[in-house]
Molecule: small-subunit ribosomal RNA
Organism: uncultured Porphyromonadaceae bacterium
RNA sequence: GAUGAACGCUAGCGAUAGGCUUAACACAUGCAAGUCGAGGGGUAACAGGGAGCUUGCUCUGCUGACGACCGGCGCACGGGUGAGUAACACGUAUGCAACCUACCCAUAACACUGGAAUAGCUCGUCGAAAGGCGAAUUAAUACCGGAUGAAGCAGGGGUCCCACCUGGGAAUAUUUGCUAAAGAUUUAUCGGUUAUGGAUGGGCAUGCGUUCCAUUAGGUAGUUGGUGAAGGUAACGGCUCACCAAGCCAUCGAUGGAUAGGGGAACUGAGAGGUUUAUCCCCCACACUGGUACUGAGACACGGACCAGACUCCUACGGGAGGCAGCAGUGAGGAAUAUUGGUCAAUGGGCGAGAGCCUGAACCAGCCAAGUCGCGUGAAGGAUGACGGUAUUAUGUAUUGUAAACUUCUUUUGUUUGGGAAUAAAGUGAGGAACGUGUUCCUUUUUGUAUGUACCAAACGAAUAAGCAUCGGCUAACUCCGUGCCAGCAGCCGCGGUAAUACGGAGGAUGCGAGCGUUAUCCGGAUUUAUUGGGUUUAAAGGGUGCGUAGGCGGGCUGAUUAGUCAGCGGUGAAAUCUCGGAGCUUAACUCUGAAACUGCCGUUGAAACUGUCAGUCUUGAGUGUGAACGAGGUAGGCGGAAUUCGUAGUGUAGCGGUGAAAUGCAUAGAUAUUACGAAGAACUCCGAUAGCGCAGGCAGCUUACCAGGCCACAACUGACGCUGAUGCACGAAAGUGUGGGUAUCAAACAGGAUUAGAUACCCUGGUAGUCCACACAGUAAACGAUGAUUACUCGCUGUUUGCGAUAUACUGCAAGUGGCUUAGCGAAAGCAUUAAGUAAUCCACCUGGGGAGUACGCCGGCAACGGUGAAACUCAAAGGAAUUGACGGGGGCCCGCACAAGCGGAGGAACAUGUGGUUUAAUUCGAUGAUACGCGAGGAACCUUACCCGGGCUCGAACGGCUAGUGAGUAUAGUGGAAACAUUAUAGUCAGCAAUGACACUAGUCGAGGUGCUGCAUGGUUGUCGUCAGCUCGUGCCGUGAGGUGUCGGCUUAAGUGCCAUAACGAGCGCAACCCUUACUGUUAGUUACCAUCAGGUUAUGCUGGGGACUCUAGCGGGACUGCCACCGUAAGGUGUGAGGAAGGUGGGGAUGACGUCAAAUCAGCACGGCCCUUACGUCCGGGGCUACACACGUGUUACAAUGGGAGGGACAAAGGGCAGCUACCAGGCGACUGGAUGCUAAUCUCCAAACCCUCUCCCAGUUCGGAUCGAAGUCUGCAACCCGACUUCGUGAAGCUGGAUUCGCUAGUAAUCGCGCAUCAGCCAUGGCGCGGUGAAUACGUUCCCGGGCCUUGUACACACCGCCCGUCAAGCCAUGAAAGUUGGGGGUACCUGAAGUACGUAACCGCAAGGAGCGUCCUAGGGUAAAACUGAUAAUUGGGGC
Repeated sequence: GAUGAACGCUAGCGAUAGGCUUAACACAUGCAAGUCGAGGGGUAACAGGGAGCUUGCUCUGCUGACGACCGGCGCACGGGUGAGUAACACGUAUGCAACCUACCCAUAACACUGGAAUAGCUCGUCGAAAGGCGAAUUAAUACCGGAUGAAGCAGGGGUCCCACCUGGGAAUAUUUGCUAAAGAUUUAUCGGUUAUGGAUGGGCAUGCGUUCCAUUAGGUAGUUGGUGAAGGUAACGGCUCACCAAGCCAUCGAUGGAUAGGGGAACUGAGAGGUUUAUCCCCCACACUGGUACUGAGACACGGACCAGACUCCUACGGGAGGCAGCAGUGAGGAAUAUUGGUCAAUGGGCGAGAGCCUGAACCAGCCAAGUCGCGUGAAGGAUGACGGUAUUAUGUAUUGUAAACUUCUUUUGUUUGGGAAUAAAGUGAGGAACGUGUUCCUUUUUGUAUGUACCAAACGAAUAAGCAUCGGCUAACUCCGUGCCAGCAGCCGCGGUAAUACGGAGGAUGCGAGCGUUAUCCGGAUUUAUUGGGUUUAAAGGGUGCGUAGGCGGGCUGAUUAGUCAGCGGUGAAAUCUCGGAGCUUAACUCUGAAACUGCCGUUGAAACUGUCAGUCUUGAGUGUGAACGAGGUAGGCGGAAUUCGUAGUGUAGCGGUGAAAUGCAUAGAUAUUACGAAGAACUCCGAUAGCGCAGGCAGCUUACCAGGCCACAACUGACGCUGAUGCACGAAAGUGUGGGUAUCAAACAGGAUUAGAUACCCUGGUAGUCCACACAGUAAACGAUGAUUACUCGCUGUUUGCGAUAUACUGCAAGUGGCUUAGCGAAAGCAUUAAGUAAUCCACCUGGGGAGUACGCCGGCAACGGUGAAACUCAAAGGAAUUGACGGGGGCCCGCACAAGCGGAGGAACAUGUGGUUUAAUUCGAUGAUACGCGAGGAACCUUACCCGGGCUCGAACGGCUAGUGAGUAUAGUGGAAACAUUAUAGUCAGCAAUGACACUAGUCGAGGUGCUGCAUGGUUGUCGUCAGCUCGUGCCGUGAGGUGUCGGCUUAAGUGCCAUAACGAGCGCAACCCUUACUGUUAGUUACCAUCAGGUUAUGCUGGGGACUCUAGCGGGACUGCCACCGUAAGGUGUGAGGAAGGUGGGGAUGACGUCAAAUCAGCACGGCCCUUACGUCCGGGGCUACACACGUGUUACAAUGGGAGGGACAAAGGGCAGCUACCAGGCGACUGGAUGCUAAUCUCCAAACCCUCUCCCAGUUCGGAUCGAAGUCUGCAACCCGACUUCGUGAAGCUGGAUUCGCUAGUAAUCGCGCAUCAGCCAUGGCGCGGUGAAUACGUUCCCGGGCCUUGUACACACCGCCCGUCAAGCCAUGAAAGUUGGGGGUACCUGAAGUACGUAACCGCAAGGAGCGUCCUAGGGUAAAACUGAUAAUUGGGGC
């Protein structure tokens, strides 16, 4: 885009065309084929006339007419349907010299004379009916005899013409035989017979075309042909018969099966094609199913006959009747398809002389949005951009929206009223005219179903008339609410798990519009079956290889021919349709008319280039010959040495063998090892290779024989002999099979030993088929170059093998092979590239999404194994190729890191502290959970904190802001109730300003509250980690179809993508480094509270004082370090050196500083914030409790286990910080925590303030003078308050623990280890934590194999949520389709036999008839029926096999 459509929602009108696609299922009822009296006898009904009389009856065919009957013509047309049919059925083109044709036309001729019946009617009779029987009588255009025979038919003879496979025609004279007729009438005519010709319609034959299956390959007996002047037919013919022959069809697809009416045309498409055969036209076939003939010009006959069958109906049970696939209509089936209508007015048909009759053909109407076309449902103005709806940043705006209301206008449509066609002309009747006397013309009359319709006019009045689908992308159109992987959507991708433009609703929008969507089907897009117009290295796809049949294709020249080809002309290609021009319906659809077209087929005339054919010729393709070399080419035979195993003998002794390590095994009965001899079988070391040969498989010691091959050179011979190659034939690795040998090694199966969770494996020890030979089968491989064969052409460079050029192993050229690289070109890319995957040509083979499946069934082959051929149902939306970026690897290379190693000290064992899990609980609030949670948020849980639990209160609220009103200062003290919050009472007291009023507070009202409730997976901000790892990117250019790459790779170097060199890259950015702070050295400046060398004073003593600015120190500004210098190495960058110098040496040490990103990492409970939720509570206040629980498990720590130690006494040295609700010297008291006094200090001024260490003494290896848990008692301090639940002190008590399993952590120098000091938080403190400070102060690093993590390059990948990936098979459960299957049950077709209706033909003694003839009977054939055995093809089935989801 389309449809004979259907379904859903909706629906105003007209025009036009269409309407059982299913059950060729069954049919009630009515109608669909009759007509002619001018063929006939006649008169049942109707009307008229006449007659009769009994006056309401009878008679009379007399007239109009006419039932039934005889007769003629028609009924073979028209109408329906598509079952059958794969066929001369259809289409197209020819032919019939092998034929017919009623009615019609033309021409010629004729029509004489007789006869016998019969229907009807009448009478009788049988039957329920349908229907028959008998008798008598009668007519014809019914039937029969005779005559005539121009003409015709048949046979024979000669002549002419034509055609040619047969034969046809004409004339002629003759001969023989045969065959005709009908009348009617109004006298105009019509009809009859014969013959010829025409026209029309048919019949037959032939060429070409016409679906699918080869898992249908052979079929056929009247089959194929001939003869018989056979039979039969309109006609040819095995159409039929007798005889003879054995043919005929078929891979160019016979036979069989499935499906199907064919065509013009229709839809689609650029076309070529593909699909379809409804309506209209042509042809065919059929008429309940099957068979058969009759009549006739024509039928084997839709509304005729006979028979058989099934079904239905009537019946008096004896018998009968019927055939809607005609028009309506009914039932059934189905998703689904209409009225039991009108008229012969027109068109057409039948009959008739005609009038006319008949006509469900036809023309009309009815029903149906079922299609197409046309029209309408109003038009213009109209803003306060109303109300309402919806949305929102929320009282402002946007949108619905000029939309509505309202004003003006129009009247198609509608309603009412009135008018009102064309379609009709012929013909008939009447009158008239002309002449050619039966024709034409004129006038007039008459005929309309549709229809009072179309159309026209008037009136009225916006009046009567809009929906459907969609809105994630494809695809035009977006928001809100609801829902929460639910409900649902979906054509594909997909949407929905709490912010859904995708579900449902709404608002709005978009598309089309009396329709709109959905479903189904066809074509297109799809170059996705490729003729136009595809492919086959890797995506699906080259046969394993050769030979070769058919077939296809094929070199140069000359001539002939004209089959193909091309051109002109002729015929045909029905009409309709399509296209174009024009015309008619108001327009259009539609119709009419003209043209074009119908791309085809046939004929004819010509052309001769090309292809073909024929003839001749040529040598370059191909082959032959001669000569020379070449090779693991093949077959058969012979020979050889080394090795292996075995046997024998010797030497010799304890192991051998084997493995990652072992064991099984062998061995004191002597192995292994070694020596000698012998035997057997198999394979051929080195040479040996991107070498050679072969068609492929394949071929390797040497040698002999035979066979074959390509190549080179020469140019003697043949003269296109060529290429390819379906079917076919042959060859064809390994494994395998059969028979017979052989068997050394190796070695499936098997056995044992190991390994392992297991180990039916990998490893080891053995070991049988087999491996080898002969003969025969098998016929497959990643049979690979994953690349079919042949021919020609197309840049180069470089190896190698063989031959040739003149002598050569140089050099160079030619030919044939065999490799590497590469230009153009090709290719999706990878890549290929004279050995093409390039450019062309020819032929063959093969492919058409993945799975199912190379499976099933069938067939063929095979001894078997198995091979060849080779589907479908069902299922998925992918499967696949090449390349890219990552990630990953028990891949590779390089490098780094306390990563390992080398060391030191720990953890894991104990007790305690602390955090977590778990458990418990009214609550044990919440969060953090591998590394990257667990002394974490918390840098301080007794109340508070506090978020949790119990209980008691409040509701503008515990806090804050705005406004209004009122009251009053604020405040302080005291009382009562109460656990407190709170409620209530009393007293004291009264701000500023002149005032208005203001400040502050309270009360009341109002607007904003409040939430540690949820979502860190809606977020901001912040943080952890990879990781202080060296990476991450950009611009321009270049490369690539592209993703992307390059740069950023490579070499060297570095801590570093740090730098240098190289370079299709050149530059740049974020990171690195540097800049910053601190520390180490120093200069300068400045000296108070710090310092004190010199000078002076003073003290028991002290920088205590004057003073000083030297030193230390403090804190500002500078210097210094840069591989700068030297040597060596290196192109350079740089490296090395215990180098020099220097306080410091190669980023001096430390800190701050964290790229692009990853982990939906952490945090809504720090804060902020979207959405959701609560609002006398999930808010808030208070008292108490809990966060501190305790069978247990884990993390992080502290203290220890002791002598490098504990205890006692004495003595010395820091840094960095803190301090007024504070630090406190000093004095006094207390054993002590501390208390009471007192002083200094708002701090370089006063103060907190050292320990390890050193000296002396003691302890003597023990659960101790170690260790200090736990518990008891007594106290101190803070605080409203130490019960749950604080710290400290003193006395007493004195647990575990004697260095810690597997495993594991930190650290590379002022580091580890060890020692103490300070600070934050804080009333106090559960701090052994965290953050800082200094004192003392080591050991070790060979090195990068390994573990972990990381960086760069490279490689593989089926991964991309990225190896914690992906993914295979069994099993369990469910569903689905399918194969097999004992059987069961159908179907169509064939064969054999039996039976056999009707009927044609044939035969025929008895009966009838004078006879002709008939009846009856029989024969052949056959529909149908029956029996039998097979084959084919379905359905179903216990069970069973695999397959899919």